Record summary: RNAcentral holds the full RNA, with entries from SILVA. This is a predicted structure of a 330-nucleotide part of an RNA (large-subunit ribosomal RNA, domain IV) from a metagenome. Model confidence (mean pLDDT): 85 of 100.
Context: one part of a larger RNA
């Protein structure tokens, strides 16, 4: 030197990417307990006190009985009393404040990910009458849907709460008794070969002819989308306010340097002696925005983000002992 493991002076995160690790906190019983809340919570919030042991007093409750009495039982009080230390060892939450995500318990990469991912109870849409729609297969068979049948299954959203704006011009879905194109088919003017003809064969114009397209309409919790540019107010600044071009409509309500902001460590407040994080703003939103939801929200979380108190060998700065290795010497 290595592992495990117990101690430490004074300091008490200064380590570090980050208290990883550790230390602390821990039963039980009394007292006492904030914001915010869906009034159920949150709470074991926090914060404090007690606890051996012997002696006295002795409630409730039980057993018992006609009733007692006697026995169980000890909750509360008092007095005493001993050690540093009374849950005397082992077992047995550390705690606050904040933002983010995701409502919540579940569920997941068996052997690097447990999450903000699924899933989920709530919402909405359209489909789908069973040889269902929808999927996966070779335009099969078969198969999954489902041994189910619309109180179903398929999609997207994902508790609650307030909401969910505009565009149908593209792409797709739906509907449409005309119209336009348009196969196979029908039809058969007419024409060509051959014959002497009857005929036989070839070809073929009008016209009639499906779905599709083409049109004409509806439909965004369907796939998407959701502007430029120049003037203008009695200081300057800005521009409710005109103008013009362009679009199918030109992004409402929110929110916002954001798990989304490049320029950026944005600017200002706060926190700190110092703060590219973090928290409140502002809005100039490179490139936010409504069920590919939007924005808030108590409860919850082995999520994550910044701060604090307790604690402590993480550190300053390492020491020292124990147990196992490992090397050395016999």
């Nucleotide at each position: 030197c290595c592992u495990c493991c117990g101690u430490u002076a004074a300091g008490g995160a200064a380590c570090u990417a980050g208290g990883c690790a550790a230390a602390a906190u821990g039963a039980c019983c009394u007292c006492g307990u904030a914001a915010c809340u869906u009034c159920g919570g949150g709470a074991a919030a926090a914060g404090a006190g007690g606890u051996g042991c012997u002696c006295c007093u002795a409630a409730a409750g039980g057993u018992g009985u006609c009733a007692a009495a006697a026995c169980c039982g000890g909750a509360a009080g008092g007095a005493g009393u001993u050690g540093c230390a009374g849950u005397g060892a082992c077992a047995a939450g550390g705690c606050c404040c904040u933002g983010c995500c995701g409502a919540c318990u579940g569920u997941u990469u068996a052997c690097c990910a447990a999450a903000a991912a699924c899933a989920c109870a709530g919402g909405u849409c359209u489909a789908u009458g069973c040889g269902a729609a929808u999927u996966c297969g070779g335009a099969a068979a078969g198969a999954a849907g489902a041994a189910g049948u619309a109180u179903a299954u398929g999609a997207c959203u994902g508790a609650c709460g307030c909401c969910u704006g505009c565009c149908c011009a593209g792409u797709g879905c739906u509907g449409g008794a005309a119209g336009g194109u348009u196969a196979a088919g029908g039809g058969g003017a007419g024409u060509g070969g051959u014959g002497c003809a009857a005929g036989c064969u070839a070809c073929g114009a009008a016209c009639c002819g499906a779905a599709g397209c083409c049109c004409c309409a509806g439909u965004a919790a369907a796939c998407g989308g959701c502007g430029g540019c120049c003037g203008u107010a009695a200081c300057a600044a800005u521009a409710a306010c005109g103008g013009u071009c362009c679009u199918a409509a030109g992004g409402u309500a929110g929110c916002g340097a954001a798990a989304u902001u490049c320029c950026u460590u944005g600017u200002c407040g706060g926190g700190u002696a110092a703060g590219u994080u973090c928290c409140g703003a502002c809005c100039u939103g490179c490139a936010u925005g409504a069920a590919u939801g939007g924005c808030g929200u108590a409860a919850c979380g082995a999520g994550u983000u910044g701060g604090g108190c307790g604690c402590u060998g993480u550190c300053u700065c390492a020491a020292c002992g124990g147990a196992g290795g490992a090397u050395c010497c016999g």